Predicted 3D model of a 92-nucleotide RNA (c-di-GMP-I riboswitch aptamer) from a Deltaproteobacteria bacterium. Its Rfam family is "c-di-GMP-I riboswitch aptamer". From the family's description: GEMM was predicted in a large-scale screen for bacterial structured RNA regulatory elements. Rfam links the family to the GO term cyclic-di-GMP binding. The sequence was found by an Rfam model in a public genome assembly. Taxonomically the source falls in Myxococcia (Bacteria, Pseudomonadati, Myxococcota). The prediction has a mean pLDDT of 84.
[in-house]
RNA sequence: CUCCGAUAAAGGCAAAACCGGAGUAAUCCGGCGACGCAAAGCCACGGGUCCAUAACUUCACUAGAUAGGGUGUGGAUAGCCGGGUUACCGAA
Repeated sequence: CUCCGAUAAAGGCAAAACCGGAGUAAUCCGGCGACGCAAAGCCACGGGUCCAUAACUUCACUAGAUAGGGUGUGGAUAGCCGGGUUACCGAA
């Protein structure tokens, strides 16, 4: 230094629920609270999932509309997985 990760030490993060706020929503922010986490630090690059949708399409027919499905578009999730990147400690 790399891999690795102790019933080690020091420190860190904070799920659900509840309260307040932002957003159409997914979800996010603050408080409270700890289910868990060795990157549960950071980045939406790949896949997944979720939300919105006035576009296209399917259902679908003689025609049209609603609901549902798909695509596209826009968004969310880094505590879904992979990838990238940075980092504390040091037993085996």